A computed fold for a 1667-nucleotide part of an RNA from a Bacteroidales bacterium, annotated as large-subunit ribosomal RNA, half A.
The coordinates come from a structure-prediction model, not an experiment, and the mean pLDDT is 80.
Its Rfam family is "Bacterial large subunit ribosomal RNA".

Context: one part of a larger RNA
RNA sequence: AGCGGAUGGAGGAUGCCUAGGCUUUUGGAGACGAGGAAGGACGUGGAAAGCUGCGAAAAGCCCCGGGGAACCGCAAACGGGUUGUGAUCCGGGGAUGUCCGAAUGGGGGAACCCGCAUGGCUGAAGGCCAUGCACACUUAGAAGUGAGUCAACGCAGGGAACUGAAACAUCUUAGUACCUGCAGGAAAAGAAAGAAACGAUCGAUUUCCCGAGUAGUGGCGAGCGAAACGGAAAGAGCCCAAACCGGUGUUGUUGAGGCAAUGCCGGGGUUGUAGGACUGCGAGAAGCAGCCGUCAUCGAACCGGAAGGAUCUGGAAAGGUCUUCCGCAGAGGGUGACAGGCCCGUACGGGUAAGAGAGGCGGUUCGCGAGCAGAAUCCUGAGUAGGGCGGGACACGAGGAAUCCUGUCUGAAUUCGCGGGGACCAUCCCGCAAGGCUAAAUACUCCCAAAAGACCGAUAGAGGACCAGUACCGUGAGGGAAAGGUGAAAAGGACCCCGAACAGGGGAGUGAAAGAGAACCUGAAACCGUCCGUUUACAAGCUGUCGGAGCACUGCGGUGCGACGGCGUGCCUUUUGCAUAAUGAGCCUACGAGUUAUUUCAUGCCAGCGAGGUUAAGUCCUUCAGGGACAGGAGCCGGAGCGAAAGCGAGUCUGACAAGGGCGGGAAGUUGGUAUGAAUAGACGCGAAACCUAGUGAUCUACCCUUGACCAGGCUGAAGUCACCGUGACAGGUGAUGGAGGGCCGAACCAGUAUCCGUUGAAAAGGGUUUGGAUGAGUUGAGGGUAGGAGUGAAAGGCCAAUCAAACUGGGAGAUAGCUCGUACUCCCCGAAAUGUCUUUAGGGACAGCCUCGGGAUAGCUUCAUGGAGGUAGAGCGACUGAUAGGAUGCGAGGGCUUCAUCGCCUAUCAAUUCCUGACAAACUCCGAAUGCCGUGAAGUGUUUCCCGGGAGUGAGUCGCCGGGUGCUAAUGUCCGGUGGCGAAAGGGAAAUAGCCCAGCCCAACAGCUAAGGCCCUCAAGCAUGGCCUAAGUUAACAGAACGAAGUGACGUCGCAGAGACAGCUAGGAUGUUAGCUUGGAAGCAGCUAAUCAUUUAAAGAGUGCGUAACAGCUCACUAGUCGAGCGGCGUUGCGUGGAUGAUAAACGGGUAUCAAGGUCAUCGCCGAAGCUAUGGACUUAAUAGUGAUAUUGAGUGGUAGGGGAGCAUUCCGGUCGGCGUAGAAGGUGUACCGUAAGGUAUGCUGGAGCGUCCGGAAAAGAAGAUGUAGGCAUAAGUAACGAUAAUGGAUGAAGAAACAUCCACACCGAAAACCCAAGGUUUCCUGAACAACGUUAAACGGAUCAGGGUAAGUCGGGGCCUAAGGAUAAGCCGACAGGCGAAGCCGAUGGACAAACGGUUAAUAUUCCGUUACCUGUAUGAAAGAUUCGAUAGGAGGGACGGAGGAAUGGCACGCGCGCCUGCUGACGGAAUAGCAGGUUGAAGGAGGUAGCUAGACGGACAGGUUAAGAGCUGGUCCGUGGCGAGAUCUGACAGUACGCCGAGUCUUCGGACGAAGCGACAGCCGCGGUAAGUAGACUCCCAAGAAAAGCUUCACGAGAUAUAUUUCAUACAGCCCGUACCGUAAACCGACACAGGUGGGUGAGGAGAGAAUCCUAAGGUGUUC
Repeated sequence: AGCGGAUGGAGGAUGCCUAGGCUUUUGGAGACGAGGAAGGACGUGGAAAGCUGCGAAAAGCCCCGGGGAACCGCAAACGGGUUGUGAUCCGGGGAUGUCCGAAUGGGGGAACCCGCAUGGCUGAAGGCCAUGCACACUUAGAAGUGAGUCAACGCAGGGAACUGAAACAUCUUAGUACCUGCAGGAAAAGAAAGAAACGAUCGAUUUCCCGAGUAGUGGCGAGCGAAACGGAAAGAGCCCAAACCGGUGUUGUUGAGGCAAUGCCGGGGUUGUAGGACUGCGAGAAGCAGCCGUCAUCGAACCGGAAGGAUCUGGAAAGGUCUUCCGCAGAGGGUGACAGGCCCGUACGGGUAAGAGAGGCGGUUCGCGAGCAGAAUCCUGAGUAGGGCGGGACACGAGGAAUCCUGUCUGAAUUCGCGGGGACCAUCCCGCAAGGCUAAAUACUCCCAAAAGACCGAUAGAGGACCAGUACCGUGAGGGAAAGGUGAAAAGGACCCCGAACAGGGGAGUGAAAGAGAACCUGAAACCGUCCGUUUACAAGCUGUCGGAGCACUGCGGUGCGACGGCGUGCCUUUUGCAUAAUGAGCCUACGAGUUAUUUCAUGCCAGCGAGGUUAAGUCCUUCAGGGACAGGAGCCGGAGCGAAAGCGAGUCUGACAAGGGCGGGAAGUUGGUAUGAAUAGACGCGAAACCUAGUGAUCUACCCUUGACCAGGCUGAAGUCACCGUGACAGGUGAUGGAGGGCCGAACCAGUAUCCGUUGAAAAGGGUUUGGAUGAGUUGAGGGUAGGAGUGAAAGGCCAAUCAAACUGGGAGAUAGCUCGUACUCCCCGAAAUGUCUUUAGGGACAGCCUCGGGAUAGCUUCAUGGAGGUAGAGCGACUGAUAGGAUGCGAGGGCUUCAUCGCCUAUCAAUUCCUGACAAACUCCGAAUGCCGUGAAGUGUUUCCCGGGAGUGAGUCGCCGGGUGCUAAUGUCCGGUGGCGAAAGGGAAAUAGCCCAGCCCAACAGCUAAGGCCCUCAAGCAUGGCCUAAGUUAACAGAACGAAGUGACGUCGCAGAGACAGCUAGGAUGUUAGCUUGGAAGCAGCUAAUCAUUUAAAGAGUGCGUAACAGCUCACUAGUCGAGCGGCGUUGCGUGGAUGAUAAACGGGUAUCAAGGUCAUCGCCGAAGCUAUGGACUUAAUAGUGAUAUUGAGUGGUAGGGGAGCAUUCCGGUCGGCGUAGAAGGUGUACCGUAAGGUAUGCUGGAGCGUCCGGAAAAGAAGAUGUAGGCAUAAGUAACGAUAAUGGAUGAAGAAACAUCCACACCGAAAACCCAAGGUUUCCUGAACAACGUUAAACGGAUCAGGGUAAGUCGGGGCCUAAGGAUAAGCCGACAGGCGAAGCCGAUGGACAAACGGUUAAUAUUCCGUUACCUGUAUGAAAGAUUCGAUAGGAGGGACGGAGGAAUGGCACGCGCGCCUGCUGACGGAAUAGCAGGUUGAAGGAGGUAGCUAGACGGACAGGUUAAGAGCUGGUCCGUGGCGAGAUCUGACAGUACGCCGAGUCUUCGGACGAAGCGACAGCCGCGGUAAGUAGACUCCCAAGAAAAGCUUCACGAGAUAUAUUUCAUACAGCCCGUACCGUAAACCGACACAGGUGGGUGAGGAGAGAAUCCUAAGGUGUUC
């Protein structure tokens, strides 16, 4: 370390439970609000953080009713109260009710700020209390009304897209989603200018059933889709306008009497068989409606309400046993286990306040309300009906398109009239438009009450059982969790021990149980330990399985481990094919996917009735979501078909008719249940990128607007000017002056060039070094604007909140996905396809093919025999069509020669025809098989075949062999035909190896025979027997080629050879001649010529090689001798050999093997599989027998997609066993047994209250996988890392110290890493306590935890003042709605205006407190002044009031340096004290005063003109005068403060000392030098781009007003509101998820060196960066 067992931890599954949900039913209610809602903020308790309640009268106050003993909410304890004089509590009615919110006095960043009037408190001011004060409509004026909120339902104004149509545009989705307006408890509709019909008739509307998926409509596609009739629910009808009459106004006109026009009011009147007015007659009713009263009835809290004991077990009785009672009550809940009789209740009965009261009765009302006749006149809804054009709605898409609505242009009739009846016309019929009202039947549920569930039970059910729309995330719209259980009762563990301990643990005690101890019921698994048994340190392993030595235990049945040996490449998915190195999964637990509705179809099965079957809505009954009806027959299907139809009908259509032909006539349907499939719906689950709609975002960033701020230092030296020279005058030159510039160098600041680092970072863009710009098109703060097909863009498709070729959030929405992935228990039977045709089709479909199930029929297949059709293989081509090599022939052509020309001649050219030889073809055939195919017959087989109907899957194939195409007669290539496998097939062989060879796995067993293939070892069986071959380890599975070679075996053939071959050895190899030519030479042998001669010979080339300059020389051919028997050439063939170069010995599987263990021929044995046989068993199926159970016989049982059949388990329901259970249920965890399996039964331990059997029913009904969801736990791993390498060391303190505190050293920053503000944060500040968690470690420490404390203003900042950009908006304008724009006035700082300084003090605040010294505004009092003065919220005017750059002056402060002075300290030893070192040497606002400087085009005054209300002012002319602005120094303020000294409470101590509150004491310079960017200054100079507004303030006095207690000045006294104020603030407190190397506006910012704010070192001050 593995396996097993035992025992623990961790974790929180499972079981049980339910406080909460979900879905409904019945009834109620259907609003609340200016009398201030909904919803909030802030308060409120003795103490009080949260929830609940309530509102300054604040967990409550008053009255009435109920109730009857305790109470002061959740929520304990302490402390203190209330209550029989009736509390708490419940119901009803009142009071109070801060602030915000429609929000309403004005404003505003909701819960805040600021007012006016009246009344009150107060002596005034200030402050406080109460009430009122918005807008619109309406009105003479009031009173009054409206506004806003709220779930669905309703009507209306606008109105998508994804999607479907397999694309898409009409169409669809859909008038849906969404936006908007408005209303009610319902809304809408509604009393016919109707529906219909040609026979007539019905009689408002709405809703349900049916009609009907019909008629229609429709790229006649996808789809959309009525109406009438009929059956039901409900039921209800009315009023104006007009004619006419009366009254009363207005206007015009007049003859002043009237007339005409017109408005208002009253009467009258309201319809289609027309009615009314009018004239005449007659009547005054019935009835209805409103109001009032009363009664029944209902109605809150609430009241009464039967009946039990004993005993046993037990912690407890409601359980068991015995006995008993009630029931109009045995619903339900609770009580220590299961209760009719214990408690609450239940059935039943009682009870009233407010209020309701639809119904009854009575009363009342100037309410409404009818007739008959006549027929002359009048009336009966006008920019209307209708029409044209364009749209829309009607089921109806412009169609033949009626009907309805109307944007636009037109435009009737008047009862002798008008509209409609689906173009239109006629006839006929039905109605009477252009005004209005109208219950019920119908829709919905934010809410209240009662009840229910074959609904859930904590990953479920609501997101939410729990303090949840919370925590948390986001700028925002918006998104959005996790989290239940002690026990019957807290009896919640006194006391003791360990420990630093209020941590934790061990005892003790409580309890039935503590293994129920608060991290609490049960307590599974992953994961992590401990102990025991066994195995393991030469071993190669998908971790099992078969055999098995040994060890251990045993209840003797068995169990655990197991050396060694055999065999053996996980699961899923997707694929032709996966161990694959193709996909998915770290592990465990829980959750997680073919459902439901509609009956709309189809088929099967079951059931009812049957030529019939069946009801729907609704109604009635009832024990009431149920059930029943002999109530409802509307309607539907069937019973008859044919035809386009009229139509006819067992026939009909076609046809003139007949005939023929087509379709019919024969066979029962229908309703319900159930199964399967289809249709429509999201339709098996998860998954887009996108589209549309309504909103939210410019705190990031882009651009713009307004108002502010910033840029060390150095350099260069434009224009202009001045001086000089120069020119006739210019020009020009020189020197100064001057200070321009998208100028130069370079910090801050902004940017981001290159490179390195970083890349699970320090950082979701940074760091180091380097670099660019740095007075400009510069950078930056604050406040604003522009918004999604839009913005903005010096333009990169950049940016628009870490998102951009169209942001984000919610919704349409479960968009769609011919695509990918996943899809869950068992057994039994059968079992595919990867093909054809078509396809905007090719990875998808439709039909066919192949599978399955049911039914029916009677075929099918194999072999043999026999009869046929055919044109392939082959073959052939003097048999066609073509192609074709060589030769012969050579028509003809080309070329050449010749010629004046023709003729002609020639040919190394092409070539017809013919002949000879040879020979090709898928699209050639004079021929022509085998196999296959179609018949017939016989034999065999036995449903294999066909048809109909239900259900599929498949339509990617792949390999071998045979026949082909293509390709290279390449490919594990590709495309066909045939066939076999794999796919979907295990077993044996081929080492391993889907497709090859053998062979088709129901199960068991330690039987036998074989196949392929094997038999030396690995490894079962022969190193078998007999021949031959191979020498290369060839070979022993699988490739080696062309070419090469005296390898070797066999065979054949042709030669030579005892007349002596072949090879070797000995000898010869000559002469003409150096052949001729050529040549410098060429003699056999450079070259050329010649058929290459001749002689001698045994033989010898005018020469086979070597060689020489040429000769020479050496050889060969050839010959003789010697030797003595075979030799040589060529060809065929077996086995070998070279050719042969790749990364491991490394392709015999390995060892190895040589007369073999190689090759080959032959022979005999044996081994060898899940094949076959034998034995036993299971299941299926057929036949037979049997009523059946069953039996016998035969056959069968591999299997993916897929079809069919039978079961198991889970949850719930009904019945049943009158089941089991505290003497122990479920669940958990072991063991044993049973079943073919899913599974079941018994039992031990745990557990502590529920759970089963059987027969049926219903499903949220079975997981290993979906980069699944949630939780838990592993792994990597005790690994990386612990966030700037500025740095630590020592002493002391104590449970514990590297980090804390104190002290001493050391180090770092120092234009910061110091200090002060703003933003933002919101208590982080200070003190004490304490260390669980937080802090990247520890912690005694802390920005963490607990408790207490802390922020003081007339003058600081903001408001009570002003205005900018911009915002909001009375008036007004525009717009379908929503809404948009909008001058004045209002709001709005980043700007204008505006009064305080120094010192001291606290643990923590200070321009705020205190001391001192000031100033501003107002009120009162007092004094003084002046007399036409004052003076607004009216007005005129001035002023406020403004750019950039530049240089200079003035000089002082701050500050620095130096010197002087004052004080203190100092040297190991020795000396120096005229030395060195350290500190101090200081001081505000205000008041007085009016300097430097600036201004002369200024300021003041007088007099004309213009403007004006003006005699202000402005403008501008003349004259006169000299003012105006203005720092600082100086004086005062100044009795203060500091160093230092004295004194010293006290604290700490290492005992040396250190720290030190309060108190007392000034004694020392106005010295020198340097010196800003501040001030003067709103100055000056230059330049061009020409640089806010308003108020305060000053002034005028036309107009409002006052004539004083007014006004102004001075003095004194008094008054002076609200908000902020702590702390951090270049950062550990802000923005970046962090105690994050990043980002963050303004001010101060010392010394030495230096131009400098660069850089280096230092001061003050701060720090050493949490390992």